This is a predicted structure of a 342-nucleotide RNA (Bacterial RNase P class A) from a Candidatus Saccharimonadia bacterium. The gene name in the source record is rnpB. Its mean pLDDT, the model's own confidence on a scale to 100, is 75. The RNAcentral record of the sequence draws on ENA. Rfam family: Bacterial RNase P class A. The family's RNA type in Rfam is ribozyme. The model forms 95% of the base pairs in the Rfam consensus.
Order: sequence, then C1' cells, then structure tokens
RNA sequence: GCAGCCUGCUGAACGAUCGCUGACGUUUCCGUAAAGGACGUGAGAGGAAAGUCCGGGCAGCGCAGGACGAGACAGUUGCUAACGGCAACCGGGGGAGACCCUAGGGAAAGUGCCACAGAAACGAAACCGCCAGUUUACUGGUAAGGAUGAAACGAGUGAGGUAAGAGCUCACAGCGACGCGUGGUGACACGCGAAGGAGGUAAACCCUGUCUGCUGCAAGGAGGAUUCCUAUCAAGGGUUGUCCGCCCAGGAGUCCGCUAACCGCACGAGCCGUCGUGGCAACACGCGGCCUAGAUAGAUGGUCGUUCCCGACAGAACCCGGCUUACAGGCGAGCUGCUACC
Repeated sequence: GCAGCCUGCUGAACGAUCGCUGACGUUUCCGUAAAGGACGUGAGAGGAAAGUCCGGGCAGCGCAGGACGAGACAGUUGCUAACGGCAACCGGGGGAGACCCUAGGGAAAGUGCCACAGAAACGAAACCGCCAGUUUACUGGUAAGGAUGAAACGAGUGAGGUAAGAGCUCACAGCGACGCGUGGUGACACGCGAAGGAGGUAAACCCUGUCUGCUGCAAGGAGGAUUCCUAUCAAGGGUUGUCCGCCCAGGAGUCCGCUAACCGCACGAGCCGUCGUGGCAACACGCGGCCUAGAUAGAUGGUCGUUCCCGACAGAACCCGGCUUACAGGCGAGCUGCUACC
C1' cells in the first nucleotide's frame, strides 16, 4: 500500500428571539384565601423512543392449593432480580487466516413416516447376475458384483473358506454405547479392556429434565352507609383450558362522596467516571459526583443570522433488563493475509 476480520463511539454546531409542557421561587406583584395569573430561574426524546418477541418489577383477581391438560426451553460452567438474554468453554461445521455459524437432551423404550425411481425403504425379500439340479424353463442356494434412489440392510481392507457366496472364520483398522485409568469444577479429551450394538427422521407422535396461576397502568387506588323487596340450599356469579377445592346471596330506593379531578407517574435492579479492587469475560463490590421529560388530545416547535462535509432511520405515554428490525455520514481501538521498502 492492497484485500479482509472484529469491535467501541457519534448521529451538524453556535447565537438571538417568539412560543409550548413540567419543576422551583417571588408570603415584599394581582387575588381575602385556595386555585389561578404575572414575573424570574433552571429543565425538556432515542440509539433505536420502533416491533411488542422474551424476562422481571408493580397492580388486581379466588392469596394462587391439588389432578389432568397445554405451552416454552434443552451441551457445560458461570453472570443476573429474571430470562428463551449475556460471557467463557466443550462438541460439530466453514474459512489459507483474523474469525464466523450451530433449534447442540433421547432413534440402545414404544409407535409412525421415508416422495419419485426401484425387486425391496427396515418386515425381510431377490430384478439382472453368480452357483447347483434338471424337463431349457423352472426349482433350490447366495447377497460378494450390476441397476434405482437423498438413503439399499449398513463394521472397512486382506486372507481363509465355498458349488457359488456371506462376520461364515481369522488378522489388522474404524464408529457408538459399556467398564477401568489419567486430566478437567464440568461439558469433554486421551489411553486401555472385554463384549459384538449397527439406516435416517424427535423444526413426527412420544420419552426425560427444567420452568410457567390468569390478566395488564384503559392495571389499580373508591366506593361507603342504610332501608325495602325477592330467593332461600338449589341455581347463578366471581375475565383462570377442564375438574376438584375456594369466595360471593341478588335487585331497587335514599344519603354521603364525586370522577373531564387527584394518586399511580418519574429517586430508580437510576445515570456518569480514560476511578479503584476481584474476575479471561459476562459481571460484582467499593469510592466520588449528579437529579436527568412526565403529557392526557397529548409539550419538546417556529423565525432570523453565521459556519460545515448540507444532515440517515426515526418521536416518550407505568418502569426496567434483553432480543429483533431500520439507519446517510463521520471518528477510533485491536487483529489477519499478501506485496514492497528499510
């Protein structure tokens, strides 16, 4: 220099002015006071605020108990409030490499399925072939060779063996499960042994293990008291897939309260730090600093000026941790391969 891999960050800047939504102050501006107004001070979208996919907080319901069912997940160890997330590692696959991908329990419990082609798709059988017999077309033996197919009975090579053959026998070698040993927390790796297990498919049923009560802020906090009527042991209702268990009588009137309100609702698993300690890391602990939107028809905008490389995807609605998806341009760290030069 070229070609790549992999990560972190950023997401036009400055000033003036007029608005909008919260907060605080002015008890010495208006208002009896509250509310409100006026004035002042300071704040006001994102890395994804998005999809609403997963997990949790919070809230209510019968306090969440049992049985059945249903669903999700699936290597190991760790992280975490939790997770289907993250980190490191193991096994498998790809790449020359940096590195990337992996729905990765069980097919040695049972059932099912394996299109077309093919004789045959897991039951064993036999189309061509090979061998024997004979009546020349059949019978019997065989599963080495051919043909079909994504896959062919499923342990390869050689020798023996035979009428022809075949793990039929033997030698060596391979896979898996088993036992033992060594290393590792573990997944697993390596070695040895004896036995002789053998198609694939579980993103088919199923089996094993773990987890899950349901509903979501339009949750919910608020409905309360009292009188009358009806019903009285069976029915109905209680937002749970079914059953059991559990809870509740129902309707009308009057009074209080009052709702276009207030709370929930913004101090939180909070944010920041070329911080420290431990750890490969995810992360944990400590120290210091900070307060950082809170609307309810829904604010976060308009205008002007200057500058630049002329600006992508996109707008909070209970909150948080993830995942996924969208994204113009810009900045940085680390690493790989090739080439050239010193």